[in-house]
């Protein structure tokens, strides 16, 4: 880098440095942000994919990852349902993220 499988409405934050953007590249909407965004560091926490441990099963949380505003913030593509319309809604796909095990 590529393909495969699983999951993505639950859960969990403070401090320091820094200083203007951020929530997925784009578009639209919505939201967060100088009462301090993103990033980095420290400590803390959540979760349970993998390893080790334990059980008949449920587990537990030591190690390897991951994560700690808003459903992956919502929509965009396809099919269906409701509605006079505006619009609302369900499912799927695509894209993306994380893990596992491969090439």
């Nucleotide at each position: 880098u590529a393909a495969u499988u699983a999951u993505c409405a639950a859960g969990a934050g403070u401090g320091g440095u820094u200083g203007a953007g951020a929530g997925u590249u784009c578009u639209g909407g919505c939201u967060c942000a100088u009462u301090g965004a993103a990033a980095c560091c420290a400590c803390a926490g959540c979760a349970a994919c993998c390893u080790a441990c334990a059980u008949a099963a449920c587990g537990a949380a030591a190690g390897g990852u991951g994560c700690u505003a808003c459903u992956a913030c919502c929509a965009g593509c396809a099919a269906g349902g409701c509605a006079a319309a505006a619009g609302c809604u369900u499912u799927g796909a695509a894209u993306g993220a994380u893990a596992a095990a491969u090439c």
The RNA shown here (SAM riboswitch aptamer (S box leader)) has 103 nucleotides and comes from Virgibacillus halotolerans. NCBI's taxonomy places the organism under Bacteria, Bacillota, Bacilli, Bacillaceae, Virgibacillus. Rfam family: SAM riboswitch aptamer (S box leader). Gene Ontology term of the family: regulation of gene expression.